[in-house]
Context: one part of a larger RNA
RNA sequence: CCCGCAACCCCCCGCAGGGAGAGAAGACCCCGUGGAGCUUUACUGCAGCCCGGCGCUGGCUCCUGGGCGGGGGCGCGUAGAGUAGGCGGGAGCCUUUGAGCCGCCCCCUCCGGGGGGCGGGGAGGCGUAAGUGAAACACCGCCCACCUCCGCCUGGGAGCCUAACCCCUCCCUCGAGGAGGGGGACAGCGUCGGGUGGGCAGUUCGGCUGGGGCGGCACGCCCGCGAAAGGGUAACACGGGCGCCCAAAGGUCGGCUCAGGCGGGUCAGAACUCCGCCGUAGAGUGUAAGGGCAAAAGCCGGCCUGACCGGACCCUUGAACGCAAGGGGUCCGGCCGGGAAACCGUGGCCUAGCGCACGCUCGUGUCCCCCUAGGUGGGGGCCGGGCACGACAGAAAAGUUACCCCGGGGAUAACAGCGUCGUCGCGGGCGAGAGCUCCUAUCGACCCCGCGGUUUGCGACAUCGAUGUCGGCUCUUCCCAUCCUGGGGGUGCAGCAGCUCCCAAGGGUGGGGCUGCCCGCCCAUUAAAGGGGAACGUGAGCUGGGUUCAGACCGUCGUGAGACAGGUCGGUCUCUACCCGCGGGGGG
Numbered sequence: 001c002c003c004g005c006a007a008c009c010c011c012c013c014g015c016a017g018g019g020a021g022a023g024a025a026g027a028c029c030c031c032g033u034g035g036a037g038c039u040u041u042a043c044u045g046c047a048g049c050c051c052g053g054c055g056c057u058g059g060c061u062c063c064u065g066g067g068c069g070g071g072g073g074c075g076c077g078u079a080g081a082g083u084a085g086g087c088g089g090g091a092g093c094c095u096u097u098g099a100g101c102c103g104c105c106c107c108c109u110c111c112g113g114g115g116g117g118c119g120g121g122g123a124g125g126c127g128u129a130a131g132u133g134a135a136a137c138a139c140c141g142c143c144c145a146c147c148u149c150c151g152c153c154u155g156g157g158a159g160c161c162u163a164a165c166c167c168c169u170c171c172c173u174c175g176a177g178g179a180g181g182g183g184g185a186c187a188g189c190g191u192c193g194g195g196u197g198g199g200c201a202g203u204u205c206g207g208c209u210g211g212g213g214c215g216g217c218a219c220g221c222c223c224g225c226g227a228a229a230g231g232g233u234a235a236c237a238c239g240g241g242c243g244c245c246c247a248a249a250g251g252u253c254g255g256c257u258c259a260g261g262c263g264g265g266u267c268a269g270a271a272c273u274c275c276g277c278c279g280u281a282g283a284g285u286g287u288a289a290g291g292g293c294a295a296a297a298g299c300c301g302g303c304c305u306g307a308c309c310g311g312a313c314c315c316u317u318g319a320a321c322g323c324a325a326g327g328g329g330u331c332c333g334g335c336c337g338g339g340a341a342a343c344c345g346u347g348g349c350c351u352a353g354c355g356c357a358c359g360c361u362c363g364u365g366u367c368c369c370c371c372u373a374g375g376u377g378g379g380g381g382c383c384g385g386g387c388a389c390g391a392c393a394g395a396a397a398a399g400u401u402a403c404c405c406c407g408g409g410g411a412u413a414a415c416a417g418c419g420u421c422g423u424c425g426c427g428g429g430c431g432a433g434a435g436c437u438c439c440u441a442u443c444g445a446c447c448c449c450g451c452g453g454u455u456u457g458c459g460a461c462a463u464c465g466a467u468g469u470c471g472g473c474u475c476u477u478c479c480c481a482u483c484c485u486g487g488g489g490g491u492g493c494a495g496c497a498g499c500u501c502c503c504a505a506g507g508g509u510g511g512g513g514c515u516g517c518c519c520g521c522c523c524a525u526u527a528a529a530g531g532g533g534a535a536c537g538u539g540a541g542c543u544g545g546g547u548u549c550a551g552a553c554c555g556u557c558g559u560g561a562g563a564c565a566g567g568u569c570g571g572u573c574u575c576u577a578c579c580c581g582c583g584g585g586g587g588g
Base pairs, nucleotide, nucleotide: 008588009587010586011585012584013583014582015581017580018579019578021575022574029409030408031407032406034405035404036401037400038399039398042203043202044201045200046199048196049195050194051193052192053191054190055189056188058161059160060159061158062157063156064155065154066153067152068151069150070149071148072147073146075144082137085143086142087141088140089139092126093125094124101120102119103118104117105116106115107114108113165183166182167181168180169179170178171177172175206219207217208216215236220242221241222240223239224238243392244286245348246347250304251303252302253301254300255299256298258282260278261277262276263275264274284293285292287353289351290350291349308334309333310332311331312330313329314328315327316326336345337344338343359387360386361385362384363383365382367381368380369379370378371377416463417461418459419458420457422456424452425451426450427449428448429447433443434442470545471543472542473541475537476534477533478532479531480530483508484507485506486503487502488501489500490499491498511523512522513521514520551569552568553567554566555564556563557562
């Protein structure tokens, strides 16, 4: 000095492992007192339809209800002379204004009689008393039930009619015209009321929640514990209870003492009953638990109703203040109860047993207001009781959406990650025992200690302005707890073949059938057909059979719209590579 290779710089062509690559404020999930579509026996309405009253809307006849008033009649268990409705008055009443009695007729009837009309006749009849009975009769008054007649008011039904009204036809001088026919007070229209009414409309369809749903109520209260010796203190922590009950189970006064044990009496014997002794509460206290209670707060009895009316304050009562209802306490006034009295009593020994406003309903005072000038009546107010909101400081309310939409959330689920490791996988300690004998060739209970992070859970930490999800295909690499091949120890290893342990990850670990499969089962081979990781490796590499949008069918559930880790057929897989990385080529 030349050539080649490497390093370095640059370029070209390529590949897609990474940039949780780009794209689209996630469509799944939850949340919002967000929306929309659909459904229905959700709620509230509206149209439509049906029925009724009244108006437009009239005439006549017949039948038949209701109310009120008036007249008349009627009312029968048994006993009693007998057909006694109820209550009251009552010692008289009816009768020549025609009694008993007789005849004829009508009505009712429990068949015995009751009532009425006409005629004859011409002076008596009934009650009281007595007796019977639940009740005593004459006569008078009031009332009830039923029947009947009359009047007034007001309904219902049927038939006929024609003039409103409706329809048809014809005529003319076309008008709010006329004529004829059919229908006819119906229809129709108006108005008021009742019913029906997803046909339509507006809405609602709760909260808590180890995601949501399903379940539950920890959504209002009470007791114990949690609660860390003042008070207070969370969880879908733990153990329980309340949504009443009681006219005595309340008030007061007096008396009494329980549970249990021992002894005794009776008796064949005995938990009963009786007597004696011991007995601080172990009994009882309406009801949970805690606290309390012995001449009582327990048990028995007497008398009572203070479980009453009005008012004030305090506590419950909270984070600086304020905050409803309910509950409790103290006191004052009134009126009462018990007690000789002192006193006690504003329910229950104390702590649970509850409910705003509107509405409906009931009560009280006749106190206020309205319709009045006044009365009656009605309505309203004040005060009190009841009906309920238990999602319990109280909207008036069902579903469905895979046809869905919007706003948000990694405050919250599904994949993967991460944490954990009960579960899972793999070891170890001990060695009861099995192994003829013998724990440890091999197997190994109970108990105990780990490792792994491939299972399944749990947690909800990152990600919901997106980190694509099962399986297959393709391709690479790693681990070893080793399936084969290699080296070694033990053996209940003669050999062959095994069993078991130690070392070892270099290489190998294949082909088929079934299923979308992973797995698994099966077939024939093989030295062997190992187990796992890499976002259950790998979709800007492929596939798209499964799952997981819109269509559709079946079964099942649902009244329905629809729904179903039930089945079934179908169903758009985007991206031109900037950087890192990698392959091939070229230049300096």